[in-house]
Context: one part of a larger RNA
RNA sequence: CGUUUGAGUUCAGAGGAAGGCUGUUCCUAGUACGAGAGGACCGGAACGGACGAAUCUCUAGUGUACCAAUUGUUUUGCCAAAAGCAUCGUUGGGUAGCUACAUUCGGUUGGGAUAAGCGCUGAAAGCAUCUAAGCACGAAGCCCAUUCCAAGAUUAGAACUCUUCCCCCCUUGAGGGGGACACAAAUCCUGGGAGACUACCAGGUUGAUAGGCUGCAGGUGUAAGCAUAGUAAUGUGUUUAGCCGAGCAGUACUAAUAUUUUGUGAA
Numbered sequence: 001c002g003u004u005u006g007a008g009u010u011c012a013g014a015g016g017a018a019g020g021c022u023g024u025u026c027c028u029a030g031u032a033c034g035a036g037a038g039g040a041c042c043g044g045a046a047c048g049g050a051c052g053a054a055u056c057u058c059u060a061g062u063g064u065a066c067c068a069a070u071u072g073u074u075u076u077g078c079c080a081a082a083a084g085c086a087u088c089g090u091u092g093g094g095u096a097g098c099u100a101c102a103u104u105c106g107g108u109u110g111g112g113a114u115a116a117g118c119g120c121u122g123a124a125a126g127c128a129u130c131u132a133a134g135c136a137c138g139a140a141g142c143c144c145a146u147u148c149c150a151a152g153a154u155u156a157g158a159a160c161u162c163u164u165c166c167c168c169c170c171u172u173g174a175g176g177g178g179g180a181c182a183c184a185a186a187u188c189c190u191g192g193g194a195g196a197c198u199a200c201c202a203g204g205u206u207g208a209u210a211g212g213c214u215g216c217a218g219g220u221g222u223a224a225g226c227a228u229a230g231u232a233a234u235g236u237g238u239u240u241a242g243c244c245g246a247g248c249a250g251u252a253c254u255a256a257u258a259u260u261u262u263g264u265g266a267a
Base pairs, nucleotide, nucleotide: 001152006162007161008160009159010158011157015149016148017147018146021049022048023047024046025045026044027043033038051106052105053104054103055102059100060099061098062097066093067092068091069090070089071086072085073084074083075082076081110144111143112142117137119135120134164180166179167178168177169176170175181265182264183263184262185261186260188204189203190202191201192200209255210254211253212251213250214249215248216247218244219243220242225238226237227236228235229234
């Protein structure tokens, strides 16, 4: 831009894409078969491998703005306590998120038309013949079925809902211009399970969108100060303390203010 008023919601699907893998063991059955050795078809069940999708409850990894321990050195006048630098200084753990080595699930089943192939009836050719007329089977393959995208499918689909006919000016006019009003959207802002940007989604005071605060979960592991035992290092008590990023709730304290712009009002 189109889809011939403009929007919103819900559908259907022309077409396209994805997927389709396979092993071992057991039962049938030591049966059929076979002198024996050996050893099935058909049918049923269990457990796997590789591959794929989703997810983070468990396990594990990461987790450079979390907690603790600790070495060297500098600084805060000193002690104590801290901070900076040294690969995040090193080491031990670790929330959310992300991830796999983790968890769950998938390939099934069924229908149709067939390939090679197996047939029925059956002439040409009194026989025979699956084929010439006719009819029935038959594959991990094909078309459906399963999952996803999908009306720019220009053949541009369908259903439902909403969509002022108020004022002024010009005009021959059902024509033109302007305003009001209504609705919707955008800009802008707070953010995110979304994300390169855009887009998408949650919100913008009739508000829990983000931050803050409070509580909880969870991590670390018992802070500082004081008291006390010990000559001291250090231990013990106060103290399952103190501190804490992303998690879950509550709470308008802070910021989403005020405005502005665009579109439509058609037939």

The part of an RNA shown here (large-subunit ribosomal RNA, domain VI) has 267 nucleotides and comes from a candidate division WWE3 bacterium. The prediction has a mean pLDDT of 84. The full RNA is in RNAcentral, with records from ENA.